RNAcentral holds the full RNA, with entries from ENA. This is a predicted structure of a 350-nucleotide part of an RNA (small-subunit ribosomal RNA, central domain) from an uncultured prokaryote. Its mean pLDDT, the model's own confidence on a scale to 100, is 88. Rfam family: Bacterial small subunit ribosomal RNA.
[in-house]
Context: one part of a larger RNA
RNA sequence: CUGGGCGUAAAGCGUGUGCAGGCGGUUCGGUAAGUUGGAUGUGAAAUCUCUUGGCUCAACCGAGAGAGGUCGUUCAAGACUGCCGAACUAGAGGACGGUAGAGGAAAGUGGAAUUCCCGGUGUAGUGGUGAAAUGCGUAGAUAUCGGGAGGAACACCAGUGGCGAAGGCGACGCACUGGGACGAUACUGACGCUCAGGCACGAAAGCGUGGGUAGCGAACAGGAUUAGAUACCCUGGUAGUCCACGCCGUAAACGAUGAUCACUCGUUGUUGGAAGGCAAUACACAGUCAGUGACCAAGCGAAAGCGAUAAGUGAUCCACCUGGGGAGUACGAUCGCAAGUUUGAAACUC
Numbered sequence: 001c002u003g004g005g006c007g008u009a010a011a012g013c014g015u016g017u018g019c020a021g022g023c024g025g026u027u028c029g030g031u032a033a034g035u036u037g038g039a040u041g042u043g044a045a046a047u048c049u050c051u052u053g054g055c056u057c058a059a060c061c062g063a064g065a066g067a068g069g070u071c072g073u074u075c076a077a078g079a080c081u082g083c084c085g086a087a088c089u090a091g092a093g094g095a096c097g098g099u100a101g102a103g104g105a106a107a108g109u110g111g112a113a114u115u116c117c118c119g120g121u122g123u124a125g126u127g128g129u130g131a132a133a134u135g136c137g138u139a140g141a142u143a144u145c146g147g148g149a150g151g152a153a154c155a156c157c158a159g160u161g162g163c164g165a166a167g168g169c170g171a172c173g174c175a176c177u178g179g180g181a182c183g184a185u186a187c188u189g190a191c192g193c194u195c196a197g198g199c200a201c202g203a204a205a206g207c208g209u210g211g212g213u214a215g216c217g218a219a220c221a222g223g224a225u226u227a228g229a230u231a232c233c234c235u236g237g238u239a240g241u242c243c244a245c246g247c248c249g250u251a252a253a254c255g256a257u258g259a260u261c262a263c264u265c266g267u268u269g270u271u272g273g274a275a276g277g278c279a280a281u282a283c284a285c286a287g288u289c290a291g292u293g294a295c296c297a298a299g300c301g302a303a304a305g306c307g308a309u310a311a312g313u314g315a316u317c318c319a320c321c322u323g324g325g326g327a328g329u330a331c332g333a334u335c336g337c338a339a340g341u342u343u344g345a346a347a348c349u350c
Base pairs, nucleotide, nucleotide: 003322004321005320008303012318014201015200016199017198021194022193023192025088026087027086028085029084030083031082033081034080035077036076037075038074039073040072041071042069048066049065050064051063052062053061054060091191092188093187096183097182099180103177104176108172109171110154115149116148117147118146119145120144121143125136126135162169163168206247207246208245209244210243211242215241216240220236221235222234223233258317259316260315261314262313263312266295267294268293269292270291271290272289273288276285299306300305323350324349325348332343333342335340
């Protein structure tokens, strides 16, 4: 390389967008590049195969024939692919209608709670633990009542509920804004799928500048525990957690399962939509489209399991894997303020 694989054994890029590339619906006509057939030229010798001959055999050597091609020229075929032209509507898009939603971003508003401050009542403890102690408290704490300040997070509702490409999103109302499903149906007429690079987004922690800081809390200090205790427990507590702007670009970024399309028994729950018959409401009934769960037939699977949300049966495109360690290391390059990221070996060893 061919091949075989990729949920858990090595292997699906964290996610999207998308140029090049690859692949691509139905019908008709043309063309003849691919394709197929014929003819012809060429494909040196040696090698290879077959038949023979020469060394006593064989290896080896000689002779004859054949094979050997992404080859050239030419003639023909016209199914399939390509290209050109014409047309179509089942893919894709789509003016319209009502519709669900923690989708996004900005500026506001609200109540509960913690902490702190002020004032009142009140007196000796409080706090904490397995038990304690450090701590706080007669300079009046804890408790309790009233008032105030400030920051952060939004109990119940809440749900294998919803929305989003993923990361993720949860108090309330307003303006701004993206996407979706459903129902009808003019219209466009293959406009599609995937996507190496590229570009964008991307939890937490971390970094830069400036703010903010109630609670929590790496580091740190003290008290315990212990043989020790650089821990677990307790009392404190700085960065940080929050905001603005700019970086970082990684996660068990997980469904450990790439995207798109088609096909393949059933049962049951739930979310959203639109209709139906019934006088009407009601999932009360029988169906339907889209999502999200549970159980299972066939099939698949090493098994456990998966099973129309496939890990089943097929198609297209991309990423990735190829024994363990060395090692996600070294070196080089790249990006970064740094931390470090991305790319990524070998010797050696089992």